c-di-GMP-I riboswitch aptamer from Calidifontibacillus erzurumensis, 86 nucleotides, folded computationally.
[in-house]
Formats: sequence, structure tokens, C1' cells
RNA sequence: UGGUGAUAAAGGCAAACCAACUGAAAGGUUGGGACGCAAAGCCACGGGUCUAAAGGUUUUACACCAAUGAUAGCCGGGUUACCUCU
Repeated sequence: UGGUGAUAAAGGCAAACCAACUGAAAGGUUGGGACGCAAAGCCACGGGUCUAAAGGUUUUACACCAAUGAUAGCCGGGUUACCUCU
């Protein structure tokens, strides 16, 4: 430096749910809480998925279209990184 995750060691993160705040919503933030995670660290570049305020359509409906919104704990990709072993 590259690979690796069996065996350790030191640790790390934190799903669902609850409370408060925030947002049109999806969702997010903080605290509690642990389902799990060898990158469940970071990044919306590609795909997927979620929402649909504004906008448009129209059969005027809890309707349809649609991200510029969201999701990194959906996948791929980029990038940084502890330890063992090799």
C1' cells in the first nucleotide's frame, strides 16, 4: 500500500416505538430506546422507492400528472477510516 472479516481487542453507530420541535407531506432534528450494522462514517452522480406544496389537467374528485422535496439503515458508485489476519 492492497486484500480480508473467521478469531479476538478497543470501541462506534442506532431500527421500531415514545416525547418535544420542524415540514404541505414524505421526512428531518433533539432526548430516551436497541432491531440490527465491518463502514448502518460522509457525498444525491446513476437507478429504485416515498411524498406532492406550488404548477398543470380535468370527469371538480380525499381525482390525475409531476420533483425543484426526501430516502446514504434500498442498490450501485465516489471518498475517508479502527483492529486482526494475509
The source organism's lineage runs through Bacteria, Bacillati, Bacilli, Caryophanales and Calidifontibacillus.
Model confidence (mean pLDDT): 88 of 100.